[in-house]
């Protein structure tokens, strides 16, 4: 130094719920709020779940896998 890994510190994200708002809906956005997270960062390829006006449709991804990228440094 790199990989695996995850003690500490700094910093980060933000479930449920609430308010406003958009959407037929699954759900999304903003603010509040913290159950958790070492990729709970990105992507949306495979599987999965869900929605509808059922189609060359859509939503989630904080469910698993794949791909890409990344802070810190004890054992």
């Nucleotide at each position: 130094c790199u990989c695996c890994c995850g003690a500490a510190a700094u910093g980060g994200c933000a479930a449920a719920c609430c308010a406003c708002u958009c959407g037929c809906g699954a759900g999304g956005g903003u603010g509040g709020g913290a159950c958790g997270c070492a990729a709970a960062g990105c992507c949306a390829g495979a599987g999965g779940u869900c929605c509808c006006c059922c189609g060359c449709g859509g939503a989630c991804g904080g469910c698993u896998c794949a791909g890409c990228u990344a802070c810190c440094g004890a054992a």